Formats: sequence, C1' cells, structure tokens
RNA sequence: CUCUUAUCAAGAGAGGUGGAGGGACUGGCCCUACGAAGCCUCGGCAACCGAUAUUGCAGGUGCCAAAUCCAGCAAAGCGAACAGCUUUGAAAGAUAAGAG
Repeated sequence: CUCUUAUCAAGAGAGGUGGAGGGACUGGCCCUACGAAGCCUCGGCAACCGAUAUUGCAGGUGCCAAAUCCAGCAAAGCGAACAGCUUUGAAAGAUAAGAG
C1' cells in the first nucleotide's frame, strides 16, 4: 500500500514547548492569539486484540470539541417544485483484527 471482516449519535484533558493554523477531500459550518498544528510529560477513555482467569483494564493498537461536525452518490416518502425536509442504503474516511 491492497484485500476481507467488524465498529463508528456512548466515553475520555491538564501542564510545558511552539507560534498560525486546524476539523481527511470539496461545499457549508465551526474551533483557534482567552493560543491552531506539531512535539514532550503526566492523566484519562475503553472501540478491537488480549496476559491472567472469568471481575476484563496487565499489556498492544487506538482515541480524549461538535454524530465520522453536517452534506456530497442513489432510492423512497412529503411537496406545485429541477426549492426544501425526512428516512434508508451506498461511496469515501477513521480505527481494530486477519491475510497478501
């Protein structure tokens, strides 16, 4: 990097450093000098694996604004409507486990 399977409306932040971006992409909307990203320390959560042994929280990966922040493609319903709204499914993305 690719494939398969599962999950994604729950949960969980302080300090230091840094100094303008961040929320995958596009559009929207939002966060941010009352300090973004990144890095470090400590802490926390418990999605998957899992020592132990049957109480999961030793450990590995992961995560700690907002539903994966919302939408994007398709179908159905409401609607005068190519407006808008609702629902379902897909796609894309993220994470885990396994395989190549």
Molecule: SAM riboswitch aptamer (S box leader)
Organism: Brevibacillus fulvus